[in-house]
């Protein structure tokens, strides 16, 4: 160099055009307990960056960035 393939809450992971972007960990608050752990219950928290379709875009195309495989 040339093809293909990922990127989504702190972390891992669903969502394959239109719901409030769901879930498991993990953090925080209560609630239980003499205490602490355990259990319940509630809350915060994300679409890689930049355009482009399209009445709507994490989805679909393009280009940037990192990361991989595989090849010359």
């Nucleotide at each position: 160099g040339g093809u293909c393939c990922c990127u989504u809450c702190g972390u891992c992971u669903a969502u394959c055009g239109g719901u409030u972007a769901g879930g498991a960990c993990g953090u925080g608050a209560c609630c239980c307990u003499c205490u602490c752990a355990a259990g319940g219950u509630c809350a915060a928290a994300a679409g890689a960056c930049g355009g482009g379709u399209u009445c709507a875009a994490u989805u679909c195309c393009c280009g940037u960035a990192g990361g991989g495989a595989c090849u010359g």